[in-house]
This record gives sequence, C1' cells and structure tokens, in this order.
RNA sequence: CGAGUUGGCCGGGUGGCCGCGGGAGGCGCACUCCCGAGGAAGGUCGGGGCUCCAUAGGGCAGGGUGCUGGCCAACAGCCAGUCAGGGUGACUUGCAGGAAAGUGCCACAGAAAAAAGACAGCCACAUAUGGUGAUGGUGAAACGGUGCGGUAAGAGCGCACCAGCAUAAGGGGCGACUCUUAUGGCUAGGUAAACCCCACCCGGAGCAAGGCUAAAUGGAGUAAAGGUUGCCCGCCGUAUCAGAAAUGAUAAUACUCCAGGUAGGCUGCAUAGAUGGAUGGCCACACAGGUAGAUUUAUCUACUGGACAGAACCCCGCCUACAGGCCAACUCGACGC
Repeated sequence: CGAGUUGGCCGGGUGGCCGCGGGAGGCGCACUCCCGAGGAAGGUCGGGGCUCCAUAGGGCAGGGUGCUGGCCAACAGCCAGUCAGGGUGACUUGCAGGAAAGUGCCACAGAAAAAAGACAGCCACAUAUGGUGAUGGUGAAACGGUGCGGUAAGAGCGCACCAGCAUAAGGGGCGACUCUUAUGGCUAGGUAAACCCCACCCGGAGCAAGGCUAAAUGGAGUAAAGGUUGCCCGCCGUAUCAGAAAUGAUAAUACUCCAGGUAGGCUGCAUAGAUGGAUGGCCACACAGGUAGAUUUAUCUACUGGACAGAACCCCGCCUACAGGCCAACUCGACGC
C1' cells in the first nucleotide's frame, strides 16, 4: 500500500420564522414558560411483570427443549469451551441426546437397499446341479481398505499394516471430550425437521386485561295523573288549551328508593403519551458524501445532497431493514528499511 475478519459507535448540526400534542401559570380565548421517538419505536418470534378466569393430589394424552460449564427474574437468550463442516489465515457455520430397545422408510438405476440375496462372470461338472461373492456394471448410499498366503475358483479362510468399533488400564480436563497402551471379534449402511425411547419443562386469556362511576332500560312507592284483557284501537277517568255552552284539540308525567350494569366518563397510564392516534415545514449558515470542470495534484468553482423507519400497558431478548461515516484489535499478500 492492497485485500479481508471481528467488535463497538454516530446516523445529520446551529440559528430564525410558522405550526402540532401534553403540562403549569385559578377557569375559557389570548399570551408566557417547560416537555415531546428509535437503534431498531418494525416483525409480534421467545420469556417476564401486571390483570382476570380456572385450579385438592397424582396420572394419561398433547406440546416444548435437547453437546458441556457458567450467567440471567426467565427464555428457544448471552459468555466461554467441546465436537463436526468451511476458509491459506484472522475467523466462521451448526434443530449437535439415542440408529447394537423396537417398528417403518431409502425415489430412479441396480441381481440385491440391509441380519439377506445372485444378473453377468469364475470354478467343479457330460448335464441337472452345486460352490463363490474376488471381477463387471448401478446408485446419494453396496455388508472394511491394501498386500501376501491360501484355494478347483474364491472368501477375514489365515496373517501383516491401516481405518473404525467395543472393553479395560493409565495421563489431561469441573465437564462435554481428548491422548496413549493392551485385548477382542474381523466390521455393526443411512434416516429420529419418521414413529418412537430417554432426560428436563409446560393451566387459559390478554390493556378491546381489569377497576370505579353511570344516561337509557327494568322493578317498587307517592302524587287523582290511571283503569278496562298481556299489546293496539276504542271507551271511561285526569291535566292543559279553545269555547257562552254543547263540544273539540293536545298530553300521558314528576319525584324518591332499589337491582344489574349498556352508551358515555374516569382510571389502569408512565419525567413523550391519546383520543383513529402530536413529534412537522420553510429559510440561512457552515459540515460529511457524490458528480462535473479547472489548474498549482490538493486546492478552487458549479450542481447535487443526509438512509431505514414512526412509540400506543411496561420490561428483557431474538430476528429483520438501514444512505453515509468514524474508532479499535487481528489476518493474508506485495514492497521498502
């Protein structure tokens, strides 16, 4: 200098003018002062607080989590590690218990897809038949690999080395795990985001939760204000108005108490905060960035220009979106001293 990895931070600034929401100044208008979004306020994925409902205890069913140690109120979160995969490396990714408890499944191709079997081939043989699983081909995957011996041909049939498994002993680590040695049978396919097994955990609904109040409505009573069949019409009665009268028109109420509690109000509710929901716009000045031009090659001029997004009960996490910029540590490559 170039290319990267990881972690953290900022994410527009200052001033003026005009507005928006909330609060205070005793109330209303006006005026003054104070306060007014984020790292994700987003998705609503995991947990908790808070609230109401349900609930003796235990079990079944159903669901969740799943390497180890620690942290946390809790979590599927965080930190540090182990193992496996990726990268030259810094580093990174992982729904990472059990497949020798049982059952199931493994497309196509292939003889055969898992406690068996034989298409071609090889051998014995006159054939029938028998032996074989070395060779061929298929497939994502074929019942250890290489070599020597052995054989009719072959085969862990025997042996050596290697890989892997089990058991035992020893060393390291709290542990997951790891290293070494010995022995064994020669070897045990994959799949549990298939059923299942094992270990641990799990009531439901959500601020439209819930609480207080309360028009209307309902019941009872008083007043003549009602009665007649539960309702309508009609009739009788009552009140008011008009009229000399006969009669006509209109009205059906007021108050008190009680019950549950609808509309509405208050609360829950916050050092932003609610009610269908405020937090914005313009101008000026510098600033980061981009483009073009000029030349003194690091300066000038002109134009442009600042992302994702928008609290709604609160909190802790996770995930997702994000223009541009800054800082720190580390890695690889090239060159110089």